Glycine riboswitch aptamer from Novosphingobium mathurense, 114 nucleotides, folded computationally.
NCBI's taxonomy places the organism under Bacteria, Pseudomonadati, Sphingomonadales, Sphingomonadaceae, Novosphingobium.
The prediction has a mean pLDDT of 75.
It matches the Rfam family "Glycine riboswitch aptamer". Rfam's curators write: This family represents the bacterial glycine riboswitch.
RNA sequence: GCUGACAGCGCGGGAGAGACCUGCCGAUUCGGCCCCUUGAGAGGGAUCGAUAUGGCAGGCGCCGAAGGAGCAACCGCCCCGGAAUCUCUCAGGCAAAAGGACCGCGCCGGUCGA
Numbered sequence: 001g002c003u004g005a006c007a008g009c010g011c012g013g014g015a016g017a018g019a020c021c022u023g024c025c026g027a028u029u030c031g032g033c034c035c036c037u038u039g040a041g042a043g044g045g046a047u048c049g050a051u052a053u054g055g056c057a058g059g060c061g062c063c064g065a066a067g068g069a070g071c072a073a074c075c076g077c078c079c080c081g082g083a084a085u086c087u088c089u090c091a092g093g094c095a096a097a098a099g100g101a102c103c104g105c106g107c108c109g110g111u112c113g114a
Base pairs, nucleotide, nucleotide: 003113004112006109008107009106010105011104012103013102018060020059021058022057023056024055025054029050030049031048032047034045035044036043037042061094062093063092067090068088069087070086074082075081
């Protein structure tokens, strides 16, 4: 100097599956009536009602790629150790956003090998 592996940071890519149903609450959203300000446009207040993209509880269906668990192909054989995008679905998720295993690039770090 080159190459491979690993950790950290940044950037980019990154799948699947009900914006499901019921009940309650319930707006800063919408509507009705009334009051106040203003020349008008408009603004503010009070009250009643409706509602979600909001909150809580329950129910059914579904997904696998955070995490977790299981099997064990494989790491030449045995011990030890490791081990999947397979399986499960505890957890998580089922518009967008976010998250996301994993992949690529860059920077940086020390270590190992040739």